[in-house]
Molecule: Bacterial RNase P class A
Organism: Actinomycetes bacterium
RNA sequence: UGAGCCGGCCGGGUGGCCGCGGUGCGCCGGCGUCAGCCGGCGGCUGAGGAAGGUCGGGGCUCCACAGGGCAGGGUGCUGGCUAACGGCCAGUCGGGGUGAUCCGCAGGAAAGUGCCACAGAGAGCAGACCGCCGAUGGCAUGCCGAGGCGUGCACAGGCAAGGGUGAAACGGUGCGGCAAGAGCGCACCAGCGCCCGGGGCGACCCGGGCGGCUCGGCAAACCCCACCCGGAGCAAGGCCGAAACGGGGACGGGCUGCCCGUCCGAUGUCCCCAGGUGGGCCGCUUAGAUGGAUGGCCACCCCGCCUGCAGGUGCCGAGACGCACCGUAGGCGGACAGAACCCCGCCUACAGGCCGGCUCACCAC
Numbered sequence: 001u002g003a004g005c006c007g008g009c010c011g012g013g014u015g016g017c018c019g020c021g022g023u024g025c026g027c028c029g030g031c032g033u034c035a036g037c038c039g040g041c042g043g044c045u046g047a048g049g050a051a052g053g054u055c056g057g058g059g060c061u062c063c064a065c066a067g068g069g070c071a072g073g074g075u076g077c078u079g080g081c082u083a084a085c086g087g088c089c090a091g092u093c094g095g096g097g098u099g100a101u102c103c104g105c106a107g108g109a110a111a112g113u114g115c116c117a118c119a120g121a122g123a124g125c126a127g128a129c130c131g132c133c134g135a136u137g138g139c140a141u142g143c144c145g146a147g148g149c150g151u152g153c154a155c156a157g158g159c160a161a162g163g164g165u166g167a168a169a170c171g172g173u174g175c176g177g178c179a180a181g182a183g184c185g186c187a188c189c190a191g192c193g194c195c196c197g198g199g200g201c202g203a204c205c206c207g208g209g210c211g212g213c214u215c216g217g218c219a220a221a222c223c224c225c226a227c228c229c230g231g232a233g234c235a236a237g238g239c240c241g242a243a244a245c246g247g248g249g250a251c252g253g254g255c256u257g258c259c260c261g262u263c264c265g266a267u268g269u270c271c272c273c274a275g276g277u278g279g280g281c282c283g284c285u286u287a288g289a290u291g292g293a294u295g296g297c298c299a300c301c302c303c304g305c306c307u308g309c310a311g312g313u314g315c316c317g318a319g320a321c322g323c324a325c326c327g328u329a330g331g332c333g334g335a336c337a338g339a340a341c342c343c344c345g346c347c348u349a350c351a352g353g354c355c356g357g358c359u360c361a362c363c364a365c
Base pairs, nucleotide, nucleotide: 001361002360003359004358005357006356007355008354009353010352012301013300014299015298016297017296018295020046021045022044023043025042026041027040028039029038030037031036048336052347053346055345056344057343058342059341060233061232062231063230072229073228074227075226076225077091078090079089080088081087092106093104094103095102096101107224108223112222113221114218115217116216129163130162131159132158133157136156137155138153139152140151141150142149143148144147171189172188173187174186175185176184190214192211193210194209195208196207197206198205199204237282238281239280240279249270250269252264253263254262255261302334303333304332305331306330307329308328309327311326312325313324314323315322
């Protein structure tokens, strides 16, 4: 200098004018039958990093609930953090990248069941299409010392090295071995299991030995294991409460002169009670609910882009022209998006800009 990786932050500022919401502040005015409400002026106050999606969890509220189990659902490497989470931090393992780093739907397939399309001979205690062999047996034939030795066929049979199919074909390379072959034997390597030593809280890592020689994949198929999970949601829910109806009491009348008791009253007057309708308030918040305010204009400044200047400096050049930077004038642009019970997370959107750490390549010292 160029190309990248990771983390954090900002996401326009100041002033003026006009406008909007709230107010458990002050003053004033009004409405209502009740609970209560409305308006004016002044003061104070009024969006975000995501307020968004409403995906996970919790608080709060009501309903349900003895305990245990079944069913159903969720989570799934390890350690820690947290009120909790499917979140975060640090690590392990696997994969991508030269690297900084990034990604992972990461328990169990020797508990059982199931599935493995197409192609292919064969897809799970597999299989023989091409191929190799034909030791042994068979058939044909030659030779001799009559029991063997050859040759041919590929009939029985043997094999799985090579070809071919496939995502996957029951380890790889080499030597031996064999009729041909094959972990059939051996050496090394890979993998699996068991044992031992060392490190780590742990997932796991490092080293050594032994074994049969090799055991396929899928659990985002059923299933198994471990842990977790009651439902609905602020239209949750709570409180206050007319009018009318209803019930009760008093006043009134009858039995009966009085008290008690009882009966009558659809009408009148007054008072009380219950229910909780019309309705109102709370829940509710240092913005806060009602279809929902937080905005508009102007001036200056900031950032980016474009155009101009007989402007300045530098570079190439004989010079002009040109190019870069600075200055100056004008124009255009400044994103995504708007709280609705609260909080912790996740995910998604975002013009432009700032800061820090790190990696790779090249150059110079």